[in-house]
Context: one part of a larger RNA
This record gives sequence, C1' cells and structure tokens, in this order.
RNA sequence: CUCUCUCUAAGAAAUUCAAAAAAAUUGCCCUGUAACUUUAGGAGAAGAGGUGCCUCUUCACAUCACAAAGGGGGUCACAGUGACUAGGCCCGGGCGAAUGUUUACCAAAAACACAGGUCUUCGUAAAGUCAUAAGACCAUGUAUGGGGGGCUGACGCCUGCCCAGUGCAGGAAGGUCAAGAAAAUUGGUGACCUGAUGAUAGGGGAGCCGGCGACCUAAGCCUCGAUGAACGACAAUCAUAACUAUAAUGGUCCUAAGGUAGAAAAAUUCCUUGUUAGGUAAGUUUUGAAUGGAACGAAAGAUGUAUUGAUCUGGGCAUUGCCUCAGAGAGAGGCUCG
Repeated sequence: CUCUCUCUAAGAAAUUCAAAAAAAUUGCCCUGUAACUUUAGGAGAAGAGGUGCCUCUUCACAUCACAAAGGGGGUCACAGUGACUAGGCCCGGGCGAAUGUUUACCAAAAACACAGGUCUUCGUAAAGUCAUAAGACCAUGUAUGGGGGGCUGACGCCUGCCCAGUGCAGGAAGGUCAAGAAAAUUGGUGACCUGAUGAUAGGGGAGCCGGCGACCUAAGCCUCGAUGAACGACAAUCAUAACUAUAAUGGUCCUAAGGUAGAAAAAUUCCUUGUUAGGUAAGUUUUGAAUGGAACGAAAGAUGUAUUGAUCUGGGCAUUGCCUCAGAGAGAGGCUCG
C1' cells in the first nucleotide's frame, strides 16, 4: 500500500448523478392507530410499554394431569428475541388502476398484457390465415362470456364541432368504358370470262384472308346521399365600456368546420431559472395558483381517483466515517531482510 473487519470527539447527507455503501429498525406479547376510501382496505399505519433467572400462587372449563396464560415476592447484568435469526418510517407530486409479462448476456419501465369499453367483419363449403395445388389451421367451433380484425385500457365523470379531401359501405336512374359477338361498308385473292392461241394485260359471282365498324355489353371511374371509438381537420384581422386596463359587443375576410368540456411553463413551455405564493439562512429542482398554448385536448381518449409499484421525483424524522477530515486497532496478502 491492497483486501476483509472493529471503534471513533463535535457536526449529521454539508458526500454524491442518486443515502449507492454502512448504520439504524427488526422476533413475540400488550396497547394504540390518522387522512382518505371502490367500505374490502389504508394497517404490522404511526406511536408507547414489556421480555432473563429464582420462588409462591390461581378461577372457570363434569373430574384428574399437563401445557399455556395471569397474579404476588425476590434476584443478577452495561445489556434478558443477551449470540444467530429478524420491517426503517412519514408527508407531497408525476406515470401506469391493480396481480402478471419483457430486451437469456448493458434497459424491468411510464413499455407489453389485462378485465372492461367500442367499431368492424363472418349464416357454415363462414370470415380470416398458410399453400401453385392437394390440403391444413380456425374448429370436431357457429352470431353466445361465438370466430377473425382495429383502437382504447379497472372504476367515477365525460367523450364537443367538421363528411370539403382520403377511405369504407350503399344507390334498379344518368355519363364514360374492355375483351367478345356483329349489321353495314371496304381492300386482297379467286374458279371463270375477254383480248384467236402462248406470253402478258383487263374484268370477276360464291368462297377464303384482312381493314374499319353501327347496335349489345360487366366491374371500375364520374355522379348522388351516408359514415369520425374511419385516416384526419378544428383560422385571421380591426375597433369598441364615463380613470386606466380589459373586451361581454360590433365590423371585415376565409373555411368542410374554426378547439367545446376538462386540464395546463405540463413526461408537452423554445423564449425560461417566465410571474406569484409555500417550503430553505439561501431552492435552475419541488408544491399550490393564475395563464397569449413557440407546439394540450377529448377511446393515437380528456380529466379525477382508493389500493398498488425492486417505477420517477420533492420534503421530513430516525440513523450513521458518505462527508467536514481523518485517526486508532485486528486479521490476510504485498514489500524488505532471512
């Protein structure tokens, strides 16, 4: 010097990202126990006291015995759950209701799931999924506490406005529109005819091969209305009241409609350590409030909430070598000598 331990005056978290580590609390008996609350809880709340050993003694339980519990007296220690074992607690706030699940080996959470809510789809050869197919799952199930898919996430109180755009589902009308079939029309070829015959040229019914194509014709698109717990969206500007300030009110303009209730410097606030009040001697954190919100907001749910959490965050009590600021001691190792 390193490691594992023991103790430490005064202070007591001043340490530090963080009370991480250590200390403190701890068993059992008795007492006592608040706000709040979904009446179950909260709760082992918190807090106070007792605890060894010896001796005497005891009601009731049909009786006896034992045990346990109670009562009286005594006695030892610094210390009696004498070692080991063995909750620290309280008051706020955020988030998630809760129990549960998760990144085997850096993340356990506010993420996922969840019961509950709601929308949508599916009538059985179901919808959906895998596969080229056969086939299989769903399911030896059937509109239900059925199946599939989406969102939300107990419970309380609620869930506003917009269907213009995009989507979805619907509509015996109308417009547009494919392959196909095809009337009509048109080009080529064409047995044959004419040029006496040959060569060559002209014409040419039917048939065959094409071109164009009236009329008929589905979905789709256009069109029409509907639909937000579908994807989504939810303005600007000017003026105005008898102090000032503010604007219930009025004007203009645009839009499909202009953000309602609630909550709000928030896990959302850049400016910002915003302003104000509490807490402190002193508070970029924290709590209450008001609030022009750069850029909250109603199932990508809004807001409240008892219980709960190895969750995040603020404060307090107890406790301490975390620190002020180090010191002393024990053991093991290192090191030196041998």

This is a predicted structure of a 338-nucleotide part of an RNA (large-subunit ribosomal RNA, domain IV) from Capsicum annuum var. glabriusculum. The full RNA is in RNAcentral, with records from SILVA. The coordinates come from a structure-prediction model, not an experiment, and the mean pLDDT is 84. Rfam family: Bacterial large subunit ribosomal RNA.